Annotation
Predicted 3D model of a 365-nucleotide RNA (Bacterial RNase P class A) from a Desulfobulbaceae bacterium. The prediction has a mean pLDDT of 77. The sequence was found by an Rfam model in a public genome assembly.
RNA sequence: UGGAGUGGGCGCAUGAUCGCCGGUUUUUUUUGAAACCGGAGGAAAGUCCGAACUCCGCAGGGCAAGGUGGUUCGUAACGCGAACUGGGGGUGACCCUAAGGAAAGUGCCACAGAAAAUAGACCGCCCCGGUUUUCCGGGGUAAGGGUGAAACGGCGAGGUAAGAGCUCACCGCUUCCAUGGUGACAUGGAAGGCACGGUAAACCCCACCUGGUGCAAGACCAAAUAGGGAAACGUUUGAGGGCGGCCCGUCCGAUGUUUCCGGGUAGGUUGCUAGAGGUGCCGGGCGACCGGCAUCCCAGAGAAAUGAUCAUGGCCGGUUCUUUUGAACCGCGUACAGAAUUCGGCUUAUAGCCCACUCCAAUUU
Repeated sequence: UGGAGUGGGCGCAUGAUCGCCGGUUUUUUUUGAAACCGGAGGAAAGUCCGAACUCCGCAGGGCAAGGUGGUUCGUAACGCGAACUGGGGGUGACCCUAAGGAAAGUGCCACAGAAAAUAGACCGCCCCGGUUUUCCGGGGUAAGGGUGAAACGGCGAGGUAAGAGCUCACCGCUUCCAUGGUGACAUGGAAGGCACGGUAAACCCCACCUGGUGCAAGACCAAAUAGGGAAACGUUUGAGGGCGGCCCGUCCGAUGUUUCCGGGUAGGUUGCUAGAGGUGCCGGGCGACCGGCAUCCCAGAGAAAUGAUCAUGGCCGGUUCUUUUGAACCGCGUACAGAAUUCGGCUUAUAGCCCACUCCAAUUU
């Protein structure tokens, strides 16, 4: 100097004038008025997960269904986060991981190929016989070649008629032991010629987890109508209904329960913002995070407020000039986007700017 990797932050600023919502104070007979303070995000989006909270009077057991899937931690919890292990990619900094089980069982592996899992002989190699350039028959072989994503471990030597774990060394695999580690696992040693390809993001098996509904949840007040009509079953020998699906069980239930037809209302208040809260400092921890002390209140609309205009500047782009720093001018430029009960995550969108650390390459000292 160029290229790359990881983490974090900002995401237009200031002033003036006018306007909207909430709160506090003062004032006003009242309607109102004045002053001050505050007022949309890093994703508010998606509605994908998890909860707080609400109701189902209580919310049990089993089956089914669904979710997660290396280990250990964190958290209110999670399918999230941290650290580590295994595997894969990259020269590297780093990145990805749907990562339990194929010896419980079933299924699939097209085409090609001789053969795709208790899987085999197309070309070939060797031996014997016939024939004698050639070719035929029999036996042995799976090391070489071919096909394929993948072919009954790999490579080297010996051995053999030619070959083959047939034998041996090394690697791979299985079992056992030792050491380190909380653990997944790693390293080392010993024994064994060694059983069998892949696929579970196929069905399945194993381990763990799971009531449902959702602020349009709910609660209260006021008002109105027709305290309307009909039918079925039943009154403790329990009809009918509730408890996400089914069963058991349990509960409600007697001027009872359910079904059908018809009519009225849908207005107001609340839920609604002080929290698994923010910030600062200290301590513990590799870290996610946890604990202690101090301090702060940072939207609550209700058809939906949080804005509009002007000016100056910042950033970005372009043109001209300038050795360079830079200067002048122009621009309808300045991202994604808008709370609605709240919170912890994940995912997606994003003009542009800033900071820190790390890797690779070239050059110079």